[in-house]
A computed fold for a 73-nucleotide RNA from a bacterium, annotated as transfer RNA.

RNA sequence: UCCUCUGUAGCUCAGUCGGUAGAGCGAUCGCCUGUUAAGCGAUUGGUCCGUGGUUCGAGUCCACGCGGAGGAG
Numbered sequence: 001u002c003c004u005c006u007g008u009a010g011c012u013c014a015g016u017c018g019g020u021a022g023a024g025c026g027a028u029c030g031c032c033u034g035u036u037a038a039g040c041g042a043u044u045g046g047u048c049c050g051u052g053g054u055u056c057g058a059g060u061c062c063a064c065g066c067g068g069a070g071g072a073g
Stems, first nucleotide, its partner, number of pairs: 001072007010025004019056001026044006049065005
């Protein structure tokens, strides 16, 4: 310098053909128990890396950047 993949909740990740974003874990509170753990219930959560574009509408498509991983020279 070039190519590919990747960036979504505190963490690990889903998100279909573009239609107002979910799961598990975690945290908090409660139930249960002699207590803890386990179990059960409720609550808590992100305008999706940034900027711009396309569109009635963008996590999704396009462009340029930024971060991470891998590869070529």
The coordinates come from a structure-prediction model, not an experiment, and the mean pLDDT is 80. It matches the Rfam family "tRNA". It is annotated as a transfer RNA.